[in-house]
RNA sequence: ACCUUAUCAAGAGCGGUGGAGGGAAUAGGCCCUGCGAAACCCGGCAACCUGGAAACAAGGUGCCAAAUCCUACAGAGAGAUCUGAAAGAUGAGGG
Repeated sequence: ACCUUAUCAAGAGCGGUGGAGGGAAUAGGCCCUGCGAAACCCGGCAACCUGGAAACAAGGUGCCAAAUCCUACAGAGAGAUCUGAAAGAUGAGGG
């Protein structure tokens, strides 16, 4: 690489460095951004794993605009829309 499994509508800065991009990929949409993007640091959230009798939040990850920002496939519906899948992300286990 890949496989299994759980979760994905809650939560998280009026800080520093940085300077133009960002929201996974393709397409379409819609957004965020010089009132400062990405990235890094600090800070925070959370509680999957470790730890603990528990309270907890010490350690390992993760996360910190909008549902995983929305749609793409299938089903239902007159429609608005709803449900599911796929894909993806993260944890844990396997390999």
Predicted 3D model of a 95-nucleotide RNA (SAM riboswitch aptamer (S box leader)). Rfam family: SAM riboswitch aptamer (S box leader). Rfam's curators write: The SAM riboswitch is found upstream of a number of genes which code for proteins involved in methionine or cysteine biosynthesis in Gram-positive bacteria. It was read from a public genome assembly, where an Rfam model found it. Model confidence (mean pLDDT): 87 of 100.